[in-house]
């Protein structure tokens, strides 16, 4: 060149057409002299970027961008 995975919260990862979620961090209450663990709670996401198909797209088709792999 060429083929195939990947790309979602700070981090790991789910969700393959019909409200974006878990879990670890954060942060706030509670406990505790006090710190950690426990236990309620919160906030944090233009789903890697652009177009298209549809009533409706993270999901499905193009095209670019980064990454990994496999062939040359």
């Nucleotide at each position: 060149g060429g083929c195939u995975c990947u790309g979602u919260a700070g981090u790991u990862c789910a969700g393959c057409g019909a409200u974006a979620g878990a879990a670890c961090a954060u942060c706030u209450g509670u406990c505790u002299c006090a710190u950690g663990a426990g236990c309620a709670g919160a906030a944090g996401g233009u789903c890697g970027g652009g177009a298209g198909u549809u009533u409706a797209a993270c999901u499905c088709u193009c095209c670019c961008c980064a990454g990994a792999g496999c062939c040359a």
The prediction has a mean pLDDT of 85. This is a predicted structure of a 72-nucleotide RNA (transfer RNA) from a marine sediment metagenome. The RNAcentral record of the sequence draws on MGnify. Its Rfam family is "tRNA".